A computed fold for a 73-nucleotide RNA from an uncultured Clostridia bacterium, annotated as transfer RNA. It matches the Rfam family "tRNA".
[in-house]
RNA sequence: GGGGAUGUAGCUCACCCGGUAGAGCGGUACGUUCGCAACGUACAGGUAGUCAGUUCGAGUCUGAUCAUCUCCA
Numbered sequence: 001g002g003g004g005a006u007g008u009a010g011c012u013c014a015c016c017c018g019g020u021a022g023a024g025c026g027g028u029a030c031g032u033u034c035g036c037a038a039c040g041u042a043c044a045g046g047u048a049g050u051c052a053g054u055u056c057g058a059g060u061c062u063g064a065u066c067a068u069c070u071c072c073a
Stems, first nucleotide, its partner, number of pairs: 001072007010025004019056001027043005049065005
């Protein structure tokens, strides 16, 4: 210098063909207990790395760019 992959909640990851974003763990509150753990119920938490484009509509398609990993030279 060139090619490829990944980037979504605090963490690990879904969402395969475009239609108002979810799970597990973790967190908070409440219940059960003398208390703890465990269990149950509820709640909070993400404008999907960033910026543009296409579209009635983009996490999803296109371009650029950043970070990490990787292959070639």